[in-house]
A computed fold for a 1490-nucleotide RNA from a metagenome, annotated as small-subunit ribosomal RNA.
It matches the Rfam family "Bacterial small subunit ribosomal RNA". Its family is annotated with ribosome and structural constituent of ribosome in the Gene Ontology.
Its mean pLDDT, the model's own confidence on a scale to 100, is 83.
The RNAcentral record of the sequence draws on SILVA.
RNA sequence: AGAGUUUGAUCCUGGCUCAGGAUGAACGCUGGCGGCGUGCCUAACACAUUCAAGUCGAACGGAGUUAUCGGAUUAAUCCUUCGGGAAGCGUCUGAGAAGCUUAGUGGCGGACGGGUGAGUAACGCGUGAGCAACCUGCCUUUGCAACCGGGAUAACAGUUGGAAACGACUGCUAAUACGGGAUGACGUACACGGACCGCAUGAUCUGUGUACCAAAGAUGCGUCGUACAAAGAUGGGCUCGCGUCUGAUUAGAUAGUUGGCGGGGUAACGGCCCACCAAGUCGACGAUCAGUAGCCGGACUGAGAGGUUGAACGGCCACAUUGGAACUGAGAUACGGUCCAGACUCCUACGGGAGGCAGCAGUGGGGAAUAUUGGGCAAUGGGCGAAAGCCUGACCCAGCGACGCCGCGUGAGGGAAGAAGGUCUUCGGAUUGUAAACCUCUGUUGACAGGGAAGAAGAAAGUGACGGUACCUGUCGAGGAAGUCACGGCUAACUACGUGCCAGCAGCCGCGGUAAUACGUAGGUGGCAAGCGUUAUCCGGAUUUACUGGGUGUAAAGGGUGUGUAGGCGGGACGACAAGUCAGAUGUGAAACUCAUGGGCUCAACCCAUGACCUGCAUUUGAAACUGCCGUUCUUGAGAGUCGGAGAGGUAAAUGGAAUUCCCGGUGUAGCGGUGAAAUGCGUAGAUAUCGGGAGGAACACCAGUGGCGAAGGCGAUUUACUGGACGACCACUGACGCUGAGACACGAAAGCGUGGGGAGCAAACAGGAUUAGAUACCCUGGUAGUCCACGCCGUAGACGAUGAAUACUAGGUGUUGGGGAGCAAAGCUCUUCGGUGCCGCCGCAAACGCAUUAAGUAUUCCACCUGGGGAGUACGUUCGCAAGAAUGAAACUCAAAGGAAUUGACGGGGACCCGCACAAGCGGUGGAGCAUGUGGUUUAAUUCGGAGCAACGCGAAGAACCUUACCAAGUCUUGACAUCCCUCUGACCGUUCCUUAACCGGAACUUUCCUUCGGGACAGGGGAGACAGGUGGUGCAUGGUUGUCGUCAGCUCGUGUCGUGAGAUGUUGGGUUAAGUCCCGCAACGAGCGCAACCCCUAUCCCCAGUAGCCAGCAGUCCGGCUGGGCACUCUGAGGAGACUGCCAGGGAUAACCUGGAGGAAGGCGGGGAUGACGUCAAAUCAUCAUGCCCCUUAUGAUUUGGGCUACACACGUGCUACAAUGGCGUAAACAAAGGGAAGCGAGCCUGCGAAGGUAAGCAAAUCCCAAAAAUAACGUCCCAGUUCGGACUGCAGUCUGCAACUCGACUGCACGAAGCUGGAAUCGCUAGUAAUCGCGGAUCAGAAUGCCGCGGUGAAUACGUUCCCGGGUCUUGUACACACCGCCCGUCACACCAUGGGAGUCAGUAACGCCCGAAGUCAGUGACCUAACUGCAAAGAAGGAGCUGCCGAAGGCGGGACCGAUGACUGGGGUGAAGUCGUAACAAGGUA
Repeated sequence: AGAGUUUGAUCCUGGCUCAGGAUGAACGCUGGCGGCGUGCCUAACACAUUCAAGUCGAACGGAGUUAUCGGAUUAAUCCUUCGGGAAGCGUCUGAGAAGCUUAGUGGCGGACGGGUGAGUAACGCGUGAGCAACCUGCCUUUGCAACCGGGAUAACAGUUGGAAACGACUGCUAAUACGGGAUGACGUACACGGACCGCAUGAUCUGUGUACCAAAGAUGCGUCGUACAAAGAUGGGCUCGCGUCUGAUUAGAUAGUUGGCGGGGUAACGGCCCACCAAGUCGACGAUCAGUAGCCGGACUGAGAGGUUGAACGGCCACAUUGGAACUGAGAUACGGUCCAGACUCCUACGGGAGGCAGCAGUGGGGAAUAUUGGGCAAUGGGCGAAAGCCUGACCCAGCGACGCCGCGUGAGGGAAGAAGGUCUUCGGAUUGUAAACCUCUGUUGACAGGGAAGAAGAAAGUGACGGUACCUGUCGAGGAAGUCACGGCUAACUACGUGCCAGCAGCCGCGGUAAUACGUAGGUGGCAAGCGUUAUCCGGAUUUACUGGGUGUAAAGGGUGUGUAGGCGGGACGACAAGUCAGAUGUGAAACUCAUGGGCUCAACCCAUGACCUGCAUUUGAAACUGCCGUUCUUGAGAGUCGGAGAGGUAAAUGGAAUUCCCGGUGUAGCGGUGAAAUGCGUAGAUAUCGGGAGGAACACCAGUGGCGAAGGCGAUUUACUGGACGACCACUGACGCUGAGACACGAAAGCGUGGGGAGCAAACAGGAUUAGAUACCCUGGUAGUCCACGCCGUAGACGAUGAAUACUAGGUGUUGGGGAGCAAAGCUCUUCGGUGCCGCCGCAAACGCAUUAAGUAUUCCACCUGGGGAGUACGUUCGCAAGAAUGAAACUCAAAGGAAUUGACGGGGACCCGCACAAGCGGUGGAGCAUGUGGUUUAAUUCGGAGCAACGCGAAGAACCUUACCAAGUCUUGACAUCCCUCUGACCGUUCCUUAACCGGAACUUUCCUUCGGGACAGGGGAGACAGGUGGUGCAUGGUUGUCGUCAGCUCGUGUCGUGAGAUGUUGGGUUAAGUCCCGCAACGAGCGCAACCCCUAUCCCCAGUAGCCAGCAGUCCGGCUGGGCACUCUGAGGAGACUGCCAGGGAUAACCUGGAGGAAGGCGGGGAUGACGUCAAAUCAUCAUGCCCCUUAUGAUUUGGGCUACACACGUGCUACAAUGGCGUAAACAAAGGGAAGCGAGCCUGCGAAGGUAAGCAAAUCCCAAAAAUAACGUCCCAGUUCGGACUGCAGUCUGCAACUCGACUGCACGAAGCUGGAAUCGCUAGUAAUCGCGGAUCAGAAUGCCGCGGUGAAUACGUUCCCGGGUCUUGUACACACCGCCCGUCACACCAUGGGAGUCAGUAACGCCCGAAGUCAGUGACCUAACUGCAAAGAAGGAGCUGCCGAAGGCGGGACCGAUGACUGGGGUGAAGUCGUAACAAGGUA
């Protein structure tokens, strides 16, 4: 940094897709180790269980316990004087602290720490300010104080209620618990003064007076605690500027609402609350409403600007089952507090109670998905305590998960017989691959063993969950450790097999229908690697929302036009100010993060330190060019004045002639009208035509012009009236007054609507006639709305220059229109200057086309609009409209394109030119008949196969009785009928005869090799095993070769150069000419190649050479036959040459090419004919000529034999033959060819037969002999127009020939029979001269079997004006939505299936408000007759407080009508997508009616 994808190709526009990075991820396959991080994104769903907030006995009264000290009694033991004594386990009992424990009272802490993101669009958050309107426990500092007295109450004891939770009553008791009093200031409040500060309310300092408020003790004697006041620090509260998502299909919202006065309340300001007064306040700079959302530091991405995001860490906020409420307190409206209401769960003795994991673990559920009911307070931090210490699921660690990042390993070196195996193979080999084996090493990691930390701090001692962990050492042994994705292009990496539009793949293009580098598998290769792929999401690429950095003539996109509001932008000069702008300084911009440098873990990730950065905000000081604001001024922008001319500018009124139609009258008679042709229609009741008169409506010929005017729509007879604008000349006047213009307002073709007129012509609808398969059309005849007028709506058009308005600048040329000026030789011309309107053209621009002073150029300002195609300008909503409808204007879903310009082709019922037996002009046929032959169809056991418009059909087949033969039936063989190799046996094989068989096959007999060094070999046959043979089996859409066709048409290309961004163009086009891209001329082309032509063959004339088999002029002979001698003169044959070239003349043409005519010549303009077939097209034909890849069969799809079939037959078609007759048939006797063939052959002659033929046999391997008779023709005779003396089919009988064999199924002969047919409908074929037509002859194939095919000669015409039309082709041009190329493309309804969506009687759920009712807890207020220890009082009582009751507010709940949103709904509307459905053919070519 780009790439793929629209096309036959190109450039552009434009969307879709990919390569990169990232993640709290998930899923698939796989998985060695360690470090550091990280882990419910979903149900703010419900939660069993443990733990997560306690602590202080140095605040207090108790209670318990123990060390200790006693008392009573006493077992075992000791002493004994035996009486007893001593000590004494144990038991009972008393005191008991300086010890320990702690239920309760009391203090501090449970407002921190921890969790979550539901709500919130907000001063919630961020940032910067402010509080002269505030509070602050613990902590620090300073000052000062702690005096006097009192009444209770838990605990406890007793009684008692209850299942429990939890109470109730009576009686004691303490305090740092709770009252009362005293004292008290640099305090507070009030009143009166002074000084000083602030923008202001007001603040600060100071003086005087009055009023008011305090405390608590404990102790180990060190201290700790308490009260008041001031200050600090910390933490909070409130206010303000700026910033903070989407929707206008949400445009108006708001009644405590906005403000004021007064009061209440609060720590404090404030409608925060209340009474009264006023009617304000917010909003297009987006209020209100709806949807969505915790915000930020940051994170990801990006070159940046931006875009997306808000896990973890940190700051702030909000919440704690849902809703409401207060209490306590320094702090809460309180996660592990209280009260009430709702839902849910649990316990219950049914009376009543208990609970809140969005703390750490854990469970269920949801989900694609997210961990242990672990250890420890050792460290850091927190609470309490004087402290020891206790508590701490904060935290530190460990466990689980490749979830992420980072690091390491799975070995290293040598090693070619390039092993084996695998895969591929052209079978040679290649590859896997130094890879392995093998040799030599190492020991990271791992296993085991030994040692063993730091983390612990301010001296000493003590203290480690992690953990015997990290780390170090030794031993062992290459031993335990590699996968995953891809391999058609994008995108690195290819082969084989399987499959056969199936199975499947796919991110896009797309792959798969029998040779798949795209599916599946294998081998190989490429990438990454303890991971690799996939999915999801974000950014990027995408300059595809364009600030950086896009566009709008034709691709999406300029509003139909103007006037003008807000807004935006704005001419010259001078002077001020300093809002924007620029510069400096200061404050702030938390830390973490990012970046740089350095350091610590062996490195890295990670961690630490320092610096930079934080592009911002605020304050302040300066500058004054530019913008702004203020003041003064100017004239060039703009306006205005005077004069002048041009104009279909507008409105109204009046007038005019031509024409159509109608009416009246005259003339006049049979048609008119209309069309491609007709008909409907009109007309003998007199039309059309024509003349005269009249009526009425509409439109204004010529002039008339890419001429004029207008903002656009638009405006056209003439005159008048009123009126708008532009332009020119002059330059007194104003002095920036300007430009643009969202909303708004006005105008706005045609059609349409309303009311009232009018209505000649034209003419939707409608009717009729035609056309047509149909014709609801095009054509014709009629014809109503409408078109016209007045008034009022509508508000749209391809309202177009598909080009918004304004200003300035940037080569020219040439028209035209309206003015002005100058000059001249003046009906005019030239020069010049303003305004308009055209064409051409440079620079420049543009994808190209094109634009080009009338810009689509260069710049500036403002407005409008665009962001893939379809769905759709549709739906819903709203506004407007009488309606029709207009304006605004989506989504679901679907496609990978849709599109613009240009290029090359192809095509056109586009154009121009040209050619061809293409038409025309002719001649003869086919189509009708019979037969032959081929095809289709049908039939069949089989009727083998191929060929299918031209370009299949007398084609492959130059010849099916068997064979051929590929088909069918039946029989037989299996290394095979044919080829090569191996083993073995035999000496043959062949041939002859016999048996058997339908035949092949099979069996028997006879006969029978060569060479030799005697080992054997050659050859042949039999047998055997396997490699293999064989296949007319498939695929001509895998192929080669060959062939057809366009077409013997004149085309098809290349090199260099030039033009074009490019595909491509030029050359090859143009003017002539030709059969021809043949030639000439011109030309940004110059040359060249394949084609054309020529060179080749035959033929037409002549010459020369040669002369047998050919010939015979002259000579001789003759049996009269060129037969013989002789001769090559002629014919002829065969070689070689000549000849024709527009060479000559005339005319035309351009002095060319060439054309026309002529001369000469056998032949004249290519003399006639043949061979010769460019680049290519048709996936044309052929796998059955041959060859061949792949597939298939292998006792058969091979081989062989017999018989049958290819020859069938209601029928249809093609190609032919013979005819239908007198230009003929028949008979008789005559004449003239060419080209061929001949040995398994042609066969003369003679004989036999009516004949086909047979017998015999000469000649000839051929210019010698034979086939061989040519026929039409001519002559003579006959027939006399008929189904015939035409025609010969069919049939009968009898034969001939070929052949193993003529039944299926040959040809020929004789006799007899004698069908259809009397010239052929629509349609269609061939032919332009030795041609058509007609006549016969020959050959190939072949045993036999042509009416076919290929050749040969004989006789021998007619016609061509011409290119309008049909068909085919060529060149140029034009249009195109075609490129599989018109047999193209393509539209709509209908039918079927599926999908999403609108409407819909309704039904159901939700959300936020509103009105009314009810009204818990609770604050506040009132009351308080009832109750009450402290204070006063002698007492009564008072003060003060409380229960209770009432009131305002008030959650949940109930009722109600609306709003919004969602789901669903019989039926219904259109839309989209689908395989080869139906009907038509609307569009693309003049698309057949542009």